The RNA shown here (c-di-GMP-I riboswitch aptamer) has 83 nucleotides and comes from a marine sediment metagenome. Model confidence (mean pLDDT): 87 of 100. It matches the Rfam family "c-di-GMP-I riboswitch aptamer". About the family: GEMM was predicted in a large-scale screen for bacterial structured RNA regulatory elements.
């Protein structure tokens, strides 16, 4: 290099969620691990806390136990061929 395939970016419809964002159909941007897994990193959101402002109400900062495995690293597994 094939051969059989697999998986599903974004957007739309509907549910859950404070929200990031995740279920589920549709959809195809890609992906040789884009299978699985939060152990380190980084990213995202901040309800609830806690702080400051304000008659109250609002708003502002912080903050992960919350989320991203399609951000990377680690560990498990893995199809078929040259090997």
């Nucleotide at each position: 290099a094939a051969a059989g395939g697999g998986c599903a970016a974004a957007c739309c419809g509907u549910c859950g969620g404070a929200a990031a964002c995740g279920g589920c159909g549709g959809g195809a941007c890609g992906c040789a691990a884009a299978g699985c897994u939060u152990c380190c990193a980084c990213c995202c959101u901040a309800a609830a806390g806690c702080u400051c402002u304000c008659g109250a109400g609002c708003g502002a900062g912080c903050c992960a136990g919350g989320g991203g495995a399609g951000u990377g690293g680690g560990g498990c597994u893995g199809c078929c061929g040259a090997a």